This is a predicted structure of a 511-nucleotide part of an RNA (small-subunit ribosomal RNA, 5' domain) from an uncultured prokaryote. Rfam family: Bacterial small subunit ribosomal RNA. The prediction has a mean pLDDT of 85. The full RNA is in RNAcentral, with records from ENA.
[in-house]
Context: one part of a larger RNA
RNA sequence: GGACGAACGUUGGCGGUGCGCUUCAUGCAUGCAAGUCGAGGGAGAAGCAUUCGUUCCGUAAGGUUCGGAUGUGGAAACCGGCGAACGGGUGCGUAACACGUGAGAAACCUGCCCCCUAGACCGGGAUAGCCCAGGGAAACUUGGAUUAAUACCGGAUACUCUCCUCGGACCGCAUGGUCCGUUGAGGAAACAGUCCGCUGCUAGGGGAUGGUCUCGCGGCCUAUCAGGUUGUUGGUGAGGUAACGGCUCACCAAGCCGAAGACGGGUAGCUGGUCUGAGAGGACGAUCAGCCACACUGGAACUGAGACACGGUCCAGACUCCUACGGGAGGCAGCAGCAGGGAAUAUUGCACAAUGGGCGAAAGCCUGAUGCAGCGACACCGCGUGCGGGAUGAAGGCCUUCGGGUUGUAAACCGCUUUCAGGAGGGAAGAAACUGACGGUACCUCCAGAAGAAGCUCCGGCCAACUACGUGCCAGCAGCCGCGGUAAUACGUAGGGAGCGAACGUUGUCC
Numbered sequence: 001g002g003a004c005g006a007a008c009g010u011u012g013g014c015g016g017u018g019c020g021c022u023u024c025a026u027g028c029a030u031g032c033a034a035g036u037c038g039a040g041g042g043a044g045a046a047g048c049a050u051u052c053g054u055u056c057c058g059u060a061a062g063g064u065u066c067g068g069a070u071g072u073g074g075a076a077a078c079c080g081g082c083g084a085a086c087g088g089g090u091g092c093g094u095a096a097c098a099c100g101u102g103a104g105a106a107a108c109c110u111g112c113c114c115c116c117u118a119g120a121c122c123g124g125g126a127u128a129g130c131c132c133a134g135g136g137a138a139a140c141u142u143g144g145a146u147u148a149a150u151a152c153c154g155g156a157u158a159c160u161c162u163c164c165u166c167g168g169a170c171c172g173c174a175u176g177g178u179c180c181g182u183u184g185a186g187g188a189a190a191c192a193g194u195c196c197g198c199u200g201c202u203a204g205g206g207g208a209u210g211g212u213c214u215c216g217c218g219g220c221c222u223a224u225c226a227g228g229u230u231g232u233u234g235g236u237g238a239g240g241u242a243a244c245g246g247c248u249c250a251c252c253a254a255g256c257c258g259a260a261g262a263c264g265g266g267u268a269g270c271u272g273g274u275c276u277g278a279g280a281g282g283a284c285g286a287u288c289a290g291c292c293a294c295a296c297u298g299g300a301a302c303u304g305a306g307a308c309a310c311g312g313u314c315c316a317g318a319c320u321c322c323u324a325c326g327g328g329a330g331g332c333a334g335c336a337g338c339a340g341g342g343a344a345u346a347u348u349g350c351a352c353a354a355u356g357g358g359c360g361a362a363a364g365c366c367u368g369a370u371g372c373a374g375c376g377a378c379a380c381c382g383c384g385u386g387c388g389g390g391a392u393g394a395a396g397g398c399c400u401u402c403g404g405g406u407u408g409u410a411a412a413c414c415g416c417u418u419u420c421a422g423g424a425g426g427g428a429a430g431a432a433a434c435u436g437a438c439g440g441u442a443c444c445u446c447c448a449g450a451a452g453a454a455g456c457u458c459c460g461g462c463c464a465a466c467u468a469c470g471u472g473c474c475a476g477c478a479g480c481c482g483c484g485g486u487a488a489u490a491c492g493u494a495g496g497g498a499g500c501g502a503a504c505g506u507u508g509u510c511c
Stems, first nucleotide, its partner, number of pairs: 001511004006507005013383006019376002021341001026339003030336003035082003040079002047072007056063002089294003099218007108211002113207007121155004131144005161186003166181006192199002220266003227257003232254008269291004273284004296317005319330004347373001349372003355369001356367004386416004396407004420452001422447005430438001455500005460481003466495005476483002
């Protein structure tokens, strides 16, 4: 000198674009953050209409109460499907194939989507809900009866699908791969809607996308850590997995790693990048993007194409809450918000209008993702706080050698302008269509009036800017050198000056 997710002090007009718990992965009141489909299914509340009976009022018409039936209506709950594994948060752990980069998988999986081929035949038994009865304070739960499906099950059929037997051809990077034929065994389906085009279902093949595994190389400190290792290293066999593999197990062998740093300890998410620097390099890894890990702590599996699953389940633990003391409920490192910690970090806002996501044939519903608004000079950028004239160089202040000098064209005064802010009117794009939270916003026009808008640090040298008074090694200053003990340009105040300017200084950290 540059930089910052900064903080502190003094000061503070406007706008744009960004950014905003770096500390306690501490604990959390409250609300919201994942639903959707009636074109899979049964059942069907309220309401409305008609009608029948009925209570009350009325002479009657009619009104009114309750109940039944029919139609309409479609809520809540339930079965079923898809989603909930995405999106959002955090950086605890991790020195590791976690990440980056480059290869490999002849050792693999892939819902939804696209293309191709073939098919969807015949049957069955349940169960939730509803109803009845019961237990419990609650959470919830037991029994009985009954019912549906694109829920579940059996049979049939089926190919180039899977496995087994045998034979052949071609190819290769070792184990092997591809193709053809053959013997036997095994495995499917869902109906509903419709605009009659189809959507949806089953099997097989291919694609795309996403994922899994293996390896080369690369990136912290420490030897005041020198030996480490027993599923350890390899083999055979078996199990397991989508798949290779000590991944697991039985047996056998005794290996394997290490000064090119094993093992141990400390620290740490990694990267694209960011800051700095002429570069080489050094430091860092907020925001944005990719990958990884985690979801109160530890462990485990279930469902599923996909999880060992933030707003799922089970077990254990700590903590908090409810309780009728028998037993239960919970997990903000989602968005807001609260307490605590801290030098320090925001609203319990609006909207699904746009972009994107889930479901749905669609209408649409959901979406604290997202789009916006609010708060904060936290950062960067831009603009303004006026412009011209004006010497009797006014008054006042300060200094003075008492002549004067300086503040100073500065003010007053005269003329002019109106950015921004303020008031009034008009008023978008963002949406192709119904549809705009932002928002009467941006922007445009008009109006009034210099009007509403300047401070901070410094002035001994480094370093740009000097005098007076006060103080008297006191009070104090200070980044270094050093100032202050009676003439202090170094302390305090004033006048003057220098620098930067909606900021200016200080502190911290990095280069």